[in-house]
RNA sequence: UCAGGUCAGAAGGUAAUCGCGCGGCCGGAAACGGUCGUGAGGAAAGUCCGGACAGCACAGAGCAGGAUGGUUGCUAACGGCAACCGCGGGCGACCGUAGGGAAAGUGCCACAGAAACGAUACCGCUCACGGCAACGUGGGUAAGGGUGAAACGAGUGGGGUAAGAGCCCACAGCCAAUCCGGGUGACCGGUGCGGGAGGUAAACCCCAUCCGCUGCAAGGAGCUUAAGCGUCCCGCAGGGGCAGUGGCUCGCUGGCUUAAGCGCAUAAACCGCUUGAGGCGCCUGGCAACAGGCGUCCUAGAUAGAUGAUUACCCUCGACAGAAUCCGGCUUAUGACUGGCCUGGCGAC
Numbered sequence: 001u002c003a004g005g006u007c008a009g010a011a012g013g014u015a016a017u018c019g020c021g022c023g024g025c026c027g028g029a030a031a032c033g034g035u036c037g038u039g040a041g042g043a044a045a046g047u048c049c050g051g052a053c054a055g056c057a058c059a060g061a062g063c064a065g066g067a068u069g070g071u072u073g074c075u076a077a078c079g080g081c082a083a084c085c086g087c088g089g090g091c092g093a094c095c096g097u098a099g100g101g102a103a104a105g106u107g108c109c110a111c112a113g114a115a116a117c118g119a120u121a122c123c124g125c126u127c128a129c130g131g132c133a134a135c136g137u138g139g140g141u142a143a144g145g146g147u148g149a150a151a152c153g154a155g156u157g158g159g160g161u162a163a164g165a166g167c168c169c170a171c172a173g174c175c176a177a178u179c180c181g182g183g184u185g186a187c188c189g190g191u192g193c194g195g196g197a198g199g200u201a202a203a204c205c206c207c208a209u210c211c212g213c214u215g216c217a218a219g220g221a222g223c224u225u226a227a228g229c230g231u232c233c234c235g236c237a238g239g240g241g242c243a244g245u246g247g248c249u250c251g252c253u254g255g256c257u258u259a260a261g262c263g264c265a266u267a268a269a270c271c272g273c274u275u276g277a278g279g280c281g282c283c284u285g286g287c288a289a290c291a292g293g294c295g296u297c298c299u300a301g302a303u304a305g306a307u308g309a310u311u312a313c314c315c316u317c318g319a320c321a322g323a324a325u326c327c328g329g330c331u332u333a334u335g336a337c338u339g340g341c342c343u344g345g346c347g348a349c
Stems, first nucleotide, its partner, number of pairs: 001345009012314007020039008041320001045331002048329005053215004060250004065211005070084005085099001086097004100206002105204002107200003117153001122145002124141007155171005174196002179190004219271002222262008232240003242254004278297008315318001
């Protein structure tokens, strides 16, 4: 300097004016006014996964159903993350990977082809018979040709045979039991008796692990008194019946209705509501994810839903986009830009 890999950062700035939500203070009986402070994101999005929280048994058992799938860790948890292993791609930095089981069973394998795993045979090779011959019929064969992504499934040489074939032998290759060494482990290196042989499980299925349902429109509020009905059946125990628990069976729970008063009333108000598995800095442990310690900070909380508009100046001329219970992830959208580390090529010293 060119080409690339990877990890991060930032997401126009400043000022003035007007306006809006929330909070503090002041004034006001209140409505409201004044003033000060504060006010979207890296994805606030998709609502895909996990949790917190809330209600229903402090969510309990079985079945059904669903999800996940290398190992070891991290975490509140996960289908997430980190490191590593195997496989595949790249000269490389590095990238991709649902990656248990096809020597349990079943299914499927387009087109072409005789045949797609049941058995078979288009050409060929070969034997017998018929025929002057071309050839035909029947049998054997699966080495060779042909079709195909894949052909019955172990290559080379020899033996063998009518022709052939792991049919037999020698050597070599794959999976793999055992054993040895290494690793926490996935697995790796070696050994290799005997045996085995298509692919496919984000096909059914098998194995292992995990999962109760409903979501902040959750939920917090109904109370008291009176009346009526029920408090049933078997004497109790226990069982049956009814209702609720939102897949089913258990299990668990036990009142219902009306009237009056208070409360409530309105798509009302209030709580839940934003201080939290929180952010930032430093130190310690760890390869890392992450954990611990110390210090420091408070940073939207609306309910038809605020977070905006105008003007001026500057610059590299500004992308995708807008909170609604909260948090951890994943995925998707995103113009232009900045930085660190690394790889390959070329050149110079």